Overview
Model confidence (mean pLDDT): 87 of 100. The part of an RNA shown here (small-subunit ribosomal RNA, central domain) has 350 nucleotides and comes from an uncultured prokaryote. Its Rfam family is "Bacterial small subunit ribosomal RNA". Gene Ontology terms of the family: structural constituent of ribosome and ribosome. The full RNA is in RNAcentral, with records from ENA.
Context: one part of a larger RNA
RNA sequence: CUGGGCGUAAAGGGUGCGUAGGCGGUUUGAUCAGUGAGAAGUGAAAGCCCUCGGCUCAACCGAGGAACUGCUUCUCAUACUGUCAGACUAGAGUAUUGGAGAGGAAAGUGGAAUACCCGGUGUAGCGGUGAAAUGCGUAGAGAUCGGGUGGAACACCAGUGGCGAAGGCGACUUUCUGGACAAUUACUGACGCUGAGGCACGAAAGUGUGGGGAGCAAACAGGAUUAGAUACCCUGGUAGUCCACACCCUAAACGAUGGAUACUUUGUGCAGCGGGUAUCGACCCCUGCUGUGCAGGAGCUAACGCAUUAAGUAUCCCGCCUGGGGAGUACGGUCGCAAGGCUGAAACUC
Numbered sequence: 001c002u003g004g005g006c007g008u009a010a011a012g013g014g015u016g017c018g019u020a021g022g023c024g025g026u027u028u029g030a031u032c033a034g035u036g037a038g039a040a041g042u043g044a045a046a047g048c049c050c051u052c053g054g055c056u057c058a059a060c061c062g063a064g065g066a067a068c069u070g071c072u073u074c075u076c077a078u079a080c081u082g083u084c085a086g087a088c089u090a091g092a093g094u095a096u097u098g099g100a101g102a103g104g105a106a107a108g109u110g111g112a113a114u115a116c117c118c119g120g121u122g123u124a125g126c127g128g129u130g131a132a133a134u135g136c137g138u139a140g141a142g143a144u145c146g147g148g149u150g151g152a153a154c155a156c157c158a159g160u161g162g163c164g165a166a167g168g169c170g171a172c173u174u175u176c177u178g179g180a181c182a183a184u185u186a187c188u189g190a191c192g193c194u195g196a197g198g199c200a201c202g203a204a205a206g207u208g209u210g211g212g213g214a215g216c217a218a219a220c221a222g223g224a225u226u227a228g229a230u231a232c233c234c235u236g237g238u239a240g241u242c243c244a245c246a247c248c249c250u251a252a253a254c255g256a257u258g259g260a261u262a263c264u265u266u267g268u269g270c271a272g273c274g275g276g277u278a279u280c281g282a283c284c285c286c287u288g289c290u291g292u293g294c295a296g297g298a299g300c301u302a303a304c305g306c307a308u309u310a311a312g313u314a315u316c317c318c319g320c321c322u323g324g325g326g327a328g329u330a331c332g333g334u335c336g337c338a339a340g341g342c343u344g345a346a347a348c349u350c
Base pairs, nucleotide, nucleotide: 003322004321005320006319007304008303012318014201015200016199017198021194022193023192025088026087027086028085029084030083031082033081034080035077036076037075038074039073040072041071042070049065050064051063052062053061054060091191092188093187094186095185096183097182098181103177104176105175106174107173108172109171110154115149116148117147118146119145120144121143125136126135162169163168206247207246208245209244210243211242215241216240220236221235222234223233258317259316260315261314262313263312266295267294268293269292270291271290272289273288274287275286276285299306300305323350324349325348332343333342334341335340
């Protein structure tokens, strides 16, 4: 370079925005760069290939041919691609109206529960387990009633419900703010798709500084269990979990399934917004778009299964794979305060 692939066998980048690049709707005209045809020149010789010949054959050598798939110039063709000019509205976008939503950020507020503190009642246990013990308690615990403090999380609603690009988002109120969807016409007129680098976001854990600390709880201590028990069980308990700011940048970051567009039998549920019928109105019924599920057909698949939300049929762009181990290691580079991340081999071995 090419081929074949990427749900589960190796393989989809964690996610988005977007630069270069690649690709790109309908139509008219121009041009002739790509493209196609013809001609000319050139494409050294040797070699390779074919034919013939010379050494007794062969190797070797000689002659002729073919080939040199290329490049340059000229002429012609103009469908397609490109370029230039013009037009269009089916892609894309804008405006208007409307409803839905745990989408994001900040401030404030609330109730239940746990814990602690104070006070009342009250007395000998409480707690915990398979059974116990450590632990707590006559200096009055646990239980119960009243009051207070503080932190974290928001029962029911709650739903293969909703929103978000992904990570993710769940009490209530207010402020600021992003996106999607439906409907109506109007407007712009290809403004589009993808996206190497780049930039931004990115659970948990971890890091730095300063706060905070109720519950939970790595480490740690003790009690058990056991042959042992650096565990599982129990009693405690510090980082951490929470907040602010700044880092880290990884996950089974999963639908183990990149994005976009078009097409392709059906049935049924849920969510949002419409239209029709009906009605006083609503429900019911029919139906459109968007999203989200289930069942299943053709087709696909090694099978499992997927199946209009494709893993079907096609096109465009990106990422990635190429036997197992060695190894996501070493070295180098780069990023990071560190932990470490990203990039990423070979020897050897089966």